[in-house]
Context: one part of a larger RNA
C1' cells in the first nucleotide's frame, strides 16, 4: 500500500534473446468504438444537500423537494486515443565501401623458465629462516656444460588502450564464424520500445566418466614459534588446477547505478572512422582544426541528506519491466520445481525487540 522509493540507508533479476501484455513517428481522408455536451425515459431503501416538523436541546427520527450513480432512446461535437484506407522518411532494418579489434570455435607452429632422465666436468656441502630445524647429499647432491622427454604458462610490447550482452578474452599462423563504429544516402516503409511466464549463455569452486599431472597446492605428515598454535614461517604433499564430454547455475556475477528514446553550458586526454588546412626528408610521414561513435579525467546549471553525480547523469521528461516497505528469527522451516550429490530457485510464521 490510489503513497514514497531502489549508487552508499531496505530495494535493479548475473547477462542477453524473446511470447503474451503494455506503450508507440509524420501526413491526409473516413468511421464514431471510446470520450464529451444537450435532451427524453428510467433509476429500492439507507446515505448526501435543503426547507419545515417531532422527541426539553443535540445526536437521532419524520415529511416534502433536490442531487449523485449505473442503464436505454434521440440529437450534436469530433482536437487527441482506437479502428479502416492511402501515403511519407526522420525511428528501425537492408545494401555497398575502405578500415579496426586479446570477440568466438577448431587445428597447427614457437618461446624463456621449471622439472625429470642420460652423458661430461667438479668436489663438500646444499637448502631454508628473524634465528633454526625437519629435508637433501659420499649409491656423488647443490653448481657448470651438452642432449633428450614432459606438462603448464605466454615476459617485453602493455596503455583509467581494444573487443564482447554479461561471464570474460593476450605468443604466432591458418580455417570457419559473429558483432559494433564511420562513410554513401541506393532500397524497404513504422517493420519499433520494453518484456510477466519461457529459452540460451553464465568466473571460480564442486560433482560424474575417461585421459593427463611440470609447477603450485585445500586436506594431511613433519620442523619451528608459542603458555597453547588444530594458524601465520619452513620441509614435504593428495584431491584440484590442465584436456575431452556431461552436470551444477552461484559470486563484492560491482559502475554496489535495469533497458530504450528526446532535451539540457563547457574544458582537456585517448581509441576507431570520415573530411579540411599547413609543413614535408615525400613515406601507410608530421603539425593544427572540424564531425560522428566509443572510453577516461576535470568541472557548471540542475539534482542530492551529504559524499558526490554532472551530455557515459544520480539533471529535465516519456514508455516498459524488476524490486523494497524496521532489526532479529531467516534466505531458516514447510511444501513445490530442478539436481547424481553438494545444493539452487521459490519462500513464511510463532516469538522477540
Nucleotide at each position: 500500500u490510489u503513497g514514497g522509493g531502489c549508487c552508499u540507508a531496505a530495494a535493479g533479476c548475473g547477462u542477453u534473446c524473446g511470447u503474451a501484455g503494455c506503450c508507440g513517428g509524420c501526413u491526409u481522408g473516413g468511421u464514431u468504438a471510446a470520450u464529451u455536451c444537450c435532451u427524453g425515459g428510467g433509476u429500492a431503501a439507507a446515505u448526501c444537500g435543503u426547507a419545515c416538523c417531532g422527541c426539553u436541546u443535540a445526536a437521532c427520527g419524520g415529511u416534502g423537494c433536490g442531487g449523485a450513480u449505473u442503464c436505454c432512446g434521440g440529437g450534436g461535437a469530433c482536437a487527441c486515443u482506437g479502428c479502416c484506407a492511402a501515403g511519407c522518411u526522420u525511428g528501425a532494418g537492408a545494401c555497398c565501401g575502405g578500415g579496426g579489434g586479446a570477440g568466438a570455435u577448431c587445428a597447427g607452429a614457437g618461446g624463456a623458465a621449471c622439472u625429470u632422465g642420460c652423458g661430461g666436468g667438479g668436489g663438500a656441502g646444499c637448502g631454508g629462516u628473524g634465528a633454526a630445524a625437519u629435508g637433501u647429499u659420499g649409491u656423488a647432491a647443490u653448481c657448470c656444460c651438452g642432449c633428450a622427454g614432459g606438462g603448464a604458462c605466454c615476459a617485453c610490447c602493455a596503455a583509467u588502450g581494444g573487443c564482447g550482452a554479461a561471464g570474460g578474452c593476450a605468443u604466432c599462423u591458418g580455417a570457419u564464424u559473429a558483432u559494433a563504429a564511420c562513410g554513401g544516402c541506393u532500397c524497404u516503409g513504422a517493420c519499433g520500445g520494453u518484456g510477466a511466464g519461457g529459452a540460451a549463455c553464465g568466473a571460480a569452486a564442486c560433482c560424474c566418466u575417461g585421459g593427463g599431472g611440470c609447477g603450485c597446492a585445500a586436506a594431511c605428515g613433519g620442523g619451528a614459534u608459542u603458555a597453547g598454535a588444530u594458524a601465520c614461517c619452513c620441509c614435504g604433499g593428495u584431491a584440484g588446477u590442465c584436456c575431452a564430454g556431461g552436470g551444477c547455475g552461484u559470486a563484492a556475477a560491482c559502475g554496489c547505478u535495469g533497458c530504450u528514446g528526446a532535451c539540457u553550458u563547457g574544458g582537456u586526454g585517448u581509441u576507431g572512422g570520415a573530411g579540411g588546412u599547413c609543413c614535408u626528408g615525400c613515406g601507410a610521414g608530421g603539425g593544427c582544426g572540424u564531425c560522428c561513435a566509443g572510453u577516461g579525467c576535470c568541472g557548471g546549471c540542475a539534482c542530492g541528506a551529504a559524499g558526490g553525480u554532472a551530455u557515459u547523469g544520480a539533471g529535465u521528461c516519456a514508455g516498459c519491466c524488476g524490486c523494497c516497505u524496521g532489526g532479529g528469527g531467516a534466505g531458516u522451516a514447510c511444501g513445490g520445481u530442478c539436481g547424481c550429490a553438494a545444493g539452487a530457485c521459490u519462500g513464511a510464521a510463532a516469538c522477540u525487540u